[in-house]
Context: one part of a larger RNA
RNA sequence: UUGGGCGUAAAGGGUGUGUAGGUGGUUUUGUAAGUUAGUUGUGAAAUCCCAGGGCUUAACCUUGGAAUUGCGAUUAAUACUAUAAGACUAGAGUAUGAUAAGCGAUGGCAGAACUUCUAGUGUAGGGGUAAAAUCCGCAGAUAUUAGAAAGAAUACCGGUGGUGUAGACGGCUAUCUAGGUCAUUACUGACACUGAAACACGAAAGUGUGGGGAGCAAACAGGAUUAGAUACCCUGGUAGUCCACACUGUAAACGAUGAUUACUAAAUGUCUGGAAUUUAUUCUGGGUGUUAAAGCUAACGCGUUAAGUAAUCCGCCUGGGGAAUACGGUCGCAAGACUAAAACUU
Numbered sequence: 001u002u003g004g005g006c007g008u009a010a011a012g013g014g015u016g017u018g019u020a021g022g023u024g025g026u027u028u029u030g031u032a033a034g035u036u037a038g039u040u041g042u043g044a045a046a047u048c049c050c051a052g053g054g055c056u057u058a059a060c061c062u063u064g065g066a067a068u069u070g071c072g073a074u075u076a077a078u079a080c081u082a083u084a085a086g087a088c089u090a091g092a093g094u095a096u097g098a099u100a101a102g103c104g105a106u107g108g109c110a111g112a113a114c115u116u117c118u119a120g121u122g123u124a125g126g127g128g129u130a131a132a133a134u135c136c137g138c139a140g141a142u143a144u145u146a147g148a149a150a151g152a153a154u155a156c157c158g159g160u161g162g163u164g165u166a167g168a169c170g171g172c173u174a175u176c177u178a179g180g181u182c183a184u185u186a187c188u189g190a191c192a193c194u195g196a197a198a199c200a201c202g203a204a205a206g207u208g209u210g211g212g213g214a215g216c217a218a219a220c221a222g223g224a225u226u227a228g229a230u231a232c233c234c235u236g237g238u239a240g241u242c243c244a245c246a247c248u249g250u251a252a253a254c255g256a257u258g259a260u261u262a263c264u265a266a267a268u269g270u271c272u273g274g275a276a277u278u279u280a281u282u283c284u285g286g287g288u289g290u291u292a293a294a295g296c297u298a299a300c301g302c303g304u305u306a307a308g309u310a311a312u313c314c315g316c317c318u319g320g321g322g323a324a325u326a327c328g329g330u331c332g333c334a335a336g337a338c339u340a341a342a343a344c345u346u
Base pairs, nucleotide, nucleotide: 004317005316006315007300008299012314014201015200016199017198021194022193023192025088026087027086028085029084030083031082033081034080035077036076037075038074039073040072041071042070049065050064051063052062053061054060091191092188093187094186096183097182098181099180104176105175106174107173108172109171110154115149116148117147118146119145120144121143125136126135162169163168206247207246208245209244210243211242215241216240220236221235222234223233258313259312260311261310262309263308266291267290268289269288270287271286272285273284274283275282276281295302296301319346320345321344328339329338330337331336
C1' cells in the first nucleotide's frame, strides 16, 4: 500500500463559521469530455506461451502463431456521470403570526449570611480536637442588643426540568441583542451536505497593567500526630479567587460515541408548540429520559437521541516502553502550547 478499524482494547479534532476540494433533488432538449462497441495505425527484435521443423535425444537452434492488458486516429451509441440552455418543488432559505427559556451584554436594586468597626448589657472564659496545644480573652473576649461599612455569592422554588455550537448559564428589574420551535400557506427555486487551510469562541489554573479584597485559601509560619511527618488534623496566613483591559489555548474540554441525510416494532414519563373533540382524551410537530422488537456487539451493552441498515465528506489509529520526549520550526512576556522522530529495549 491493499485491507481492517476508532463507546470501554490503539484511534472522533474542545466547539463553531467557512475558502479550496470532494459529494449532491425531480424533469426536458442539445453536446458527446468520461463511459461502451467497432475499424485502423503503432506497441523493435530476442525472451515468455502454443503448434511445427533441424542437430541420434535433450539442452540448443529455427519457422509460424498468439500475446504485448498501453497510446493515437476514426465511425457509432447516449443509460449513467459531466457540460450548455430551460422547467419544477418534496431539500434549503425568506416572509407573516404565535410561543418557551438560568442564551449573551450593560446598568440599577434587594434580602439572608460571614467578617470587621462603633455603642449598650454582661463576666471569665472562648475556640478547637479522637484527645490536645498553638490561638483569642480582665487593656473586658465568647454570648446578646442596636447601628455602620465592605466584598463575594444568590437558600427555598430546583426537577435524569430549561437554554446554548461547545466552554458554559440560576436573586429581582430595565435597556440592547443572538438563536430555536410550531402554524398558515405566500414567495425564491437546489441557493444543499461536508470541510484541508484560515478565522472566531474556548472551564480551571497561570501571566501583564490598574483597581478591589468579606469569606475561602496554594506557598509560608506555628501547634499536634509520628520512628520521622517537608502530609493527613488544628490555629493563623500571602498570592489567587472578584472587576476592567490584554495574553495564555489547555482539561476525564466525556455521551470517553465527528457532521449530514434516508430507512428499520412498540410501550411509558416529562418539557414545549399546534389541531380536533364527547373536556376527558385522541392525533400531529420539536426536545429530553426510561424499558424494550428486529438487528448489531468479544462481552458489557447500544437499540428512531443507534453502537442497527446504507450513502457523502472530514479527523484519527497500526504492539509496549523510549515519548504528551529530543532536535528543528511556528506561536507566547513567561509558564509553556502546537507540530514531531530515532538509537536502544522488550